[in-house]
RNA sequence: GCGAGAGUAAUUCAGUGGCAGAAUGCAAGCUUCCCAAGCUUGACGUCGCGGGUUCAAUCCCCGUCUCUCGCU
Numbered sequence: 001g002c003g004a005g006a007g008u009a010a011u012u013c014a015g016u017g018g019c020a021g022a023a024u025g026c027a028a029g030c031u032u033c034c035c036a037a038g039c040u041u042g043a044c045g046u047c048g049c050g051g052g053u054u055c056a057a058u059c060c061c062c063g064u065c066u067c068u069c070g071c072u
Base pairs, nucleotide, nucleotide: 001071002070003069004068005067006066007065010024011023012022013021018055026042027041028040029039030038048064049063050062051061052060
């Protein structure tokens, strides 16, 4: 330099055009002599960034940044 893949909550990941979710973690409460486990509730997201298409974009298109792999 060329090609492919990935980027979504604190972490690991779902989500193929119509309300952004799960698990773990975190906080509070219940339970327990205490811890752990269990149960309930809660907080946390400019969906990497910038444009475009569309009534509507995490999703489709273009550019760009970072990371991983392959080729040279």
Transfer RNA from a Deltaproteobacteria bacterium, 72 nucleotides, folded computationally. Rfam family: tRNA. Rfam classes the family as a transfer RNA. Lineage of the source: Bacteria > Pseudomonadati > Myxococcota > Myxococcia. Its mean pLDDT, the model's own confidence on a scale to 100, is 81. It was read from a public genome assembly.